[in-house]
Context: one part of a larger RNA
């Protein structure tokens, strides 16, 4: 991992709601313990103690259709109605009998609450009583062990020197938590191992190795306790409180799991409070029952408003430029002074503005009311039973926070969708676009989106644009450019424009100043005159300065358009990243972009045909016709299937073959399932009506067994 079996809302008590049964409705109804009997886990009888109901109010005494509060005969709170309807009979007011609704009591089923293990499994823990020192820690008693080598303390002896103290030398000697190094004890560093040889080993290396040494045997000390050269170490692979059993099904606002079918409806992720924030309680939103009511949508009419916008000599405030007048004598600068100029403050005028907490104004929506249409399986209200939800998410719009960042955060529009929604589109893609799946169909029409191939449908029609593979389903800046298309305004132009070509481009003069020089061309000043078709006291190169080239300007030639500014469309550069790595791909010059048009494709949408269930209406109640509905998590409600057992009936089935098992077999049921058939099997089993539950498994790192 797979298979099989087992595996989770139960039982009791009390309360309450609902369905049903029985009894009562001018009052009743039920027994409990216990006792008696018995065919004995049961049944029958007795048992009225007691409970509910028949009266309430008050904390109570107590009073009582009233009572409490209160001084009150006031006010206020809580209470007080013993039935209603229909039918039949009797002689009437009326009585009797029956039925329905309501009410009361009791039983049963179902739903829920409270108390219990309380749907199941799951802690770490707490307490009690015991078991452990054969592991390990410390200690006690008694034993055992430490190859070999080195160093050479005290002390003693001998020799020499010395007056002595003593010194020097030699020898003996054999001390030491001494040295090197096996056994032994340890465990430093690295490797190896790491489903190991091993729940700590192996290899190499390393520390101690006569000592606070190592070790055998026996003994002592323990759970808030021991022991500890102290690491909270160790106390039997367990230690910041051992292990076993019990209290015990501890508790778990937490995680996981919770078993058959179909039908109807269908949420919430909000508010308030909370030692509260991942939990609760109440409300909101769901469902079911009963009763009542009529909404909803559209149009028209009538309303109130102070938002968007706009505006401000209409207020409150803010703030820019210009201009005018005045002020301070104590502003700065200039001037001999008069005065000029710059600046400051106040007021006025002109121009252009700003505001969530400004408004002289002022929408669209939304909201309220009425009328008409629509419609009454819809919406709402009340009471009661049962819930779930209180982590929400994205998107659109209006806002606060943030950086007008975030797949950010907080509100609003009770917006939309997801959540709880499948289908088509967006390559893929909860929240985007289209559209809400009862079932079947090899029918048909469409939506969004598409129509060259992958891939269903146009290589469709018309007119332009793009040359960049721009683009073809993410977005892309400032800035730059005779890319290209199309507009607008304007200048020159056959009295010849623009460009090209052939010429001229002069004289006073090298203007004056400055300068070493300054001659059109370093710089400063002036910028005239003449000859002319025209020619600047010179546009740019150039020279040391000249020279030289060129230009403005003019003539000729040629010949018909030539410039300037500005708007729009599509492109270019700007543009650098990790697979060739992309438009989904191929690929495309349209199969790109813009505009217009006609076809077609395209969904679980619409229509068509058949069928199922539910609701409403009518006929009528077997059923038929018509209309509508039938996505769904938490959750509410309804109807069923199946398993085991009990009772009764079938005076059922069964060796002429029960249960069980197997089967691409047939039939019935929407389904859970049922009936039949075949094979196997070899002894019990079913149907119907009731009843009772150890009543349904795919999940719980589920339990046990098997593979």
């Nucleotide at each position: 991992g797979c298979c099989a079996a087992c595996g989770a809302g139960u039982c009791c008590a009390u309360u309450u709601g609902u369905a049903u049964u029985g009894c009562g409705u001018u009052a009743a109804u039920c027994u409990a313990a216990g006792c008696c009997g018995u065919u004995a886990u049961g049944c029958g009888g007795c048992g009225g103690a007691g409970g509910u109901a028949u009266a309430g109010g008050g904390a109570a005494a107590c009073c009582g259709a009233g009572u409490c509060u209160g001084a009150a005969u006031a006010g206020g709170g809580c209470g007080a109605a013993u039935g209603u309807c229909c039918c039949g009979c009797c002689u009437u007011u009326g009585g009797c009998g029956g039925g329905a609704c309501g009410c009361g009591c009791a039983g049963u089923g179902c739903g829920a609450a409270u108390g219990g293990g309380a749907c199941c499994c799951g802690a770490a823990g707490c307490c009690a009583g015991g078991u452990g020192a054969g592991c390990u820690u410390a200690c006690c008693a008694u034993g055992g062990c430490c190859a070999g080598g080195g160093u050479g303390a005290a002390u003693c002896c001998c020799g020499c020197c010395g007056a002595a103290a003593g010194g020097c030398g030699g020898g003996a000697g054999g001390a030491g938590g001494c040295c090197c190094g096996a056994a032994c004890c340890g465990g430093u560093u690295g490797g190896c191992c790491g489903u190991g040889c091993a729940a700590g080993a192996c290899c190499a290396u390393c520390g101690g190795a006569u000592g606070a040494g190592c070790u055998g045997u026996g003994g002592u000390a323990a759970g808030a306790a021991g022991u500890g050269a102290a690491a909270a170490g160790c106390u039997a692979a367990u230690c910041g409180a051992a292990c076993c059993u019990g209290g015990u099904a501890a508790u778990a606002g937490c995680u996981g799991g919770u078993u058959c079918u179909c039908u109807c409806c269908g949420a919430a992720a909000u508010a308030g409070c909370u030692u509260u924030a991942g939990g609760g309680c109440u409300a909101g939103c769901g469902u079911c029952u009963u009763a009542g009511u009529u909404a909803u949508u559209u149009u028209u009419u009538g309303g109130g408003g102070g938002u968007a916008g706009a505006g401000c000599u209409a207020c409150u405030g803010g703030a820019a430029g210009g201009u005018g007048u005045g002020a301070a004598u104590a502003g700065g600068g200039g001037g001999a002074a008069a005065c000029c100029u710059c600046g400051u403050c106040a007021c006025g005028c002109c121009u252009a503005c700003c505001a969530a907490a400004c408004u002289c104004c002022g929408a669209a929506u939304a909201c309220c009311a009425a009328a008409a249409a629509u419609g009454u399986u819809u919406g709402c209200u009340a009471a009661g039973g049962c819930a779930g939800u209180u982590a929400g998410g994205c998107u659109a719009u209006g806002g606060g926070g943030g950086c007008g960042a975030a797949g950010c955060u907080c509100c609003a529009u009770u917006g939309g969708c997801c959540g709880a929604a499948a289908g088509g589109g967006a390559a893929a893609c909860a929240g985007c676009c289209c559209a809400g799946a009862c079932c079947u169909c090899a029918a048909u029409c469409u939506a969004a989106g598409g129509u060259c191939c992958c891939u269903a449908a146009a290589u469709c029609u018309u007119u332009g644009c793009u040359a960049a593979g721009u683009g073809c389903g993410c977005u892309u800046a400032a800035g730059g450019a005779g890319g290209u298309g199309u507009g607008a305004u304007u200048u020159c132009u056959c009295u010849g424009a623009c460009a090209g070509c052939g010429a001229g481009g002069a004289g006073g003069u090298u203007g004056g100043c400055u300068u070493a020089g300054a001659a059109g061309c370093a710089g400063c000043c002036u910028u005239c005159c003449u000859u002319u078709a025209a020619a600047g006291a010179g546009u740019g190169c150039g020279u040391a300065a000249c020279a030289g080239c060129u230009u403005a300007c003019u003539c000729g030639u040629u010949a018909a358009g030539a410039g300037a500014u500005u708007g729009c469309g599509c492109g270019c550069c700007g543009c650098a990243a990790a697979u060739a790595a992309u438009c989904g791909g191929g690929g495309c010059u349209a199969a790109g972009c813009a505009a217009a048009g006609u076809a077609c494709c395209g969904a679980a949408g619409g229509u068509g045909a058949g069928g199922a269930u539910c609701c409403c209406g009518c006929c009528a109640u077997a059923g038929g016709c018509g209309g509508g509905a039938u996505g769904g998590u938490a959750g509410g409600a309804g109807a069923g299937c199946g398993u085991u057992c009990u009772c009764a009936a079938c005076u059922g089935c069964u060796g002429u073959g029960a249960a069980g098992u197997u089967c691409a077999c047939g039939c019935c049921g929407c389904g859970a399932g049922g009936c039949g058939g075949a094979a196997u099997g070899g002894a019990g089993c079913g149907u119907u009506g009731a009843g009772a539950a150890g009543u349904g498994a795919a999940a719980a790192u589920g339990u046990u067994g098997g593979c």

Overview: RNAcentral holds the full RNA, with entries from ENA. Large-subunit ribosomal RNA, domain II from a Patescibacteria group bacterium, 707 nucleotides, folded computationally.